[in-house]
RNA sequence: UAACGAUAAUAGCAAACCUUCCGAAAGGAUGGGACGCAAAGCUAUAGGGGCUAAAUCCGCGAAAGUGGAUACGCCUGCCAGUUGCCGAA
Numbered sequence: 001u002a003a004c005g006a007u008a009a010u011a012g013c014a015a016a017c018c019u020u021c022c023g024a025a026a027g028g029a030u031g032g033g034a035c036g037c038a039a040a041g042c043u044a045u046a047g048g049g050g051c052u053a054a055a056u057c058c059g060c061g062a063a064a065g066u067g068g069a070u071a072c073g074c075c076u077g078c079c080a081g082u083u084g085c086c087g088a089a
Stems, first nucleotide, its partner, number of pairs: 004087002012037002017032002020029003035077001041082003047079002049075003055070006
């Protein structure tokens, strides 16, 4: 330096669920809470992948409504990119 990752050390994050709030939804924020995590740090006009469909467009319908398509909305705790702590085998 690269790879690797322990019942080691130090420090950290926080799933489900619950509270309140924002949002059409997906989802997000706050406080509690720990299933887990060696990058569960950061990055979403950064590649793939996934979720949602307010608005728009196209149908159906007399109307109320309803089916479909689409991200300009999201997810990094899906892979990825990038930076980084420790050091047993």
Predicted 3D model of an 89-nucleotide RNA (c-di-GMP-I riboswitch aptamer). Its mean pLDDT, the model's own confidence on a scale to 100, is 85. It was read from a public genome assembly, where an Rfam model found it. Rfam family: c-di-GMP-I riboswitch aptamer. Rfam's curators write: GEMM was predicted in a large-scale screen for bacterial structured RNA regulatory elements. Genes associated with GEMM are involved in a diverse array of functions, including chemotaxis regulation, signal transduction, secretion and chitin.